[in-house]
Molecule: transfer RNA
Organism: Trichonephila inaurata madagascariensis
Order: sequence, then structure tokens, then C1' cells
RNA sequence: GGGGGAGUAGCUCAGUGGUAGAGCGUUUGCUUCGCAUGUAAAAGGCCCGGGGUUCAAAUCCCCGCUCCUCCA
Repeated sequence: GGGGGAGUAGCUCAGUGGUAGAGCGUUUGCUUCGCAUGUAAAAGGCCCGGGGUUCAAAUCCCCGCUCCUCCA
């Protein structure tokens, strides 16, 4: 320098045009003499940044940034 992939909740990841979700974690209640386990609920995200297409974009297109990988 070139090809491919990834960026979404604290962490690991789903979501491929129409209300942003799961598991784990955190907090609270119940359960216990207490802890763990179990159980119920809650908090937590303007989806890496900017622009474009569209009635509507996490999703499609373009330009950047960061990371992974392959070639040279």
C1' cells in the first nucleotide's frame, strides 16, 4: 500500500428498512437466623463519527476513526 471482517446496555452478543432485545452482571423486594440458591421487578442504549437515499435507517450507499485478519 491492497483485500476481507468487526464497532449495539457494565461484559458477551442478537437484531438485515417500520416500538432496540437476550444471557451474564448491577440494584431492590420475597424466600433464610444469616449467606448462597431460587423467584419477581427495576435501572442501564439517541446503535463509533459525519453525510446521502427513503414517508421511515442500527439495518442500504459514500467518506472518515478504531480494532481483527489475509496479501505484499